[in-house]
């Protein structure tokens, strides 16, 4: 110099724990706010605040609860998935 590779934010799916079912939650829309491979630019996707519109799966028992459900439900865990360029970082030449 050239080749190879890890590594964001996040995604899916399994398990665990939970919270709801007496409806928060998600999930849509509008306007703002953030955080996003070590740095820089920029993208997608994430988060998040108002504010709006829409909204749901219960059953059973021995009934202060419990038990099987169900929710685009929270969180933790592992298992795959996962930056466009310049720089930098492993590795070989």
């Nucleotide at each position: 110099u050239g080749c190879a590779g890890a590594g964001u934010a996040g995604g899916u799916g399994a398990c665990a724990u939970g919270c709801g079912u007496c409806a928060a939650g998600u999930g849509c829309u509008a306007c703002g706010g953030g955080a996003u491979g070590g740095g820089g630019u920029g993208u997608u996707g994430c988060c998040u605040g108002u504010a709006g519109a829409c909204g749901a799966a219960a059953g059973g028992u021995u009934u202060u609860a419990c038990c099987u459900g169900c929710g685009a439900u929270a969180u933790g865990u592992c298992a795959c998935c996962g930056c466009a360029u310049c720089c930098g970082c492993u590795g070989c030449c």
Annotation
Predicted 3D model of a 93-nucleotide RNA (THF (Tetrahydrofolate) riboswitch aptamer) from a Bacillota bacterium. Its Rfam family is "THF (Tetrahydrofolate) riboswitch aptamer". From the family's description: Tetrahydrofolate (THF) riboswitch was first reported for Ames et al. as an RNA motif in 5' untranslated (5'-UTR)regions of folate transport and biosynthesis genes in Firmicutes genomes. Its mean pLDDT, the model's own confidence on a scale to 100, is 80.